[in-house]
RNA sequence: GAGGAGACUCCGGAGAAUCUCUUUUUAGAGUGCCGAAGGUGCAAGGCUCAAAUUUUUUGGGCUGAAUCUCUCAGGCAAAAGGACGGAGCAGACAA
Numbered sequence: 001g002a003g004g005a006g007a008c009u010c011c012g013g014a015g016a017a018u019c020u021c022u023u024u025u026u027a028g029a030g031u032g033c034c035g036a037a038g039g040u041g042c043a044a045g046g047c048u049c050a051a052a053u054u055u056u057u058u059g060g061g062c063u064g065a066a067u068c069u070c071u072c073a074g075g076c077a078a079a080a081g082g083a084c085g086g087a088g089c090a091g092a093c094a095a
Base pairs, nucleotide, nucleotide: 003093008088009087010086011085012084017031019030020029021028022027032076033075034074038072039070041068045063046062047061048060049059050058051057052056
């Protein structure tokens, strides 16, 4: 001390069976679904290795974002949770 991470509080906040079975019933199992806790995967680009070539080309490896993707986890009445957005409080760090 221009800014300002993350945390906390308040407000908004989608999707999908109030399915089926079983006296372990605030549980377990089955089938069908959803993507917005968390997690997986990757495009361009970057780094690197090899080959050809002669300064570019090809191939491999690493790295690499999302509300995309997968559906492990989670979820499919309400409640709770909820990415993300807004407000407040305080504030690591800091040009």
Glycine riboswitch aptamer, 95 nucleotides, folded computationally. Of the family's consensus pairs, 89% are formed in the model. Its Rfam family is "Glycine riboswitch aptamer". On this family, see Mandal et al., Science 2004: "A glycine-dependent riboswitch that uses cooperative binding to control gene expression". Its mean pLDDT, the model's own confidence on a scale to 100, is 79.